[in-house]
RNA sequence: CGAUCCCGCGCGGGAGAGUCUUCAGCAGCACCGAAGCGCCGAAGGGGCAAUUCCUCCCCGGAACCUCUCAGGCACCCGGACCGCGCGGAGCAG
Numbered sequence: 001c002g003a004u005c006c007c008g009c010g011c012g013g014g015a016g017a018g019u020c021u022u023c024a025g026c027a028g029c030a031c032c033g034a035a036g037c038g039c040c041g042a043a044g045g046g047g048c049a050a051u052u053c054c055u056c057c058c059c060g061g062a063a064c065c066u067c068u069c070a071g072g073c074a075c076c077c078g079g080a081c082c083g084c085g086c087g088g089a090g091c092a093g
Stems, first nucleotide, its partner, number of pairs: 001093001006088008018037001020036004025031001038073003044069001045067003051063004
């Protein structure tokens, strides 16, 4: 110096599910707040009971798998993940 990999930042893309009922705000509204029921899963979190993957099996682990605690269900925000760029650390060399 140092590709891949790892971490961070910026830009772009980025799904799903009622704005249903009631109350209140409001001139009014599909806008704002609260309650109830219904629903979604791709922040985060829990779990390996099923599925899949890491291995031929067991054990074990992980997941866009599962559970919905949290979060979300008009727009905005958020959003796993993907692409590009920049910075950091740095194995092999």
The prediction has a mean pLDDT of 80. A computed fold for a 93-nucleotide RNA from Nocardioides rubriscoriae, annotated as Glycine riboswitch aptamer. The model forms 82% of the base pairs in the Rfam consensus.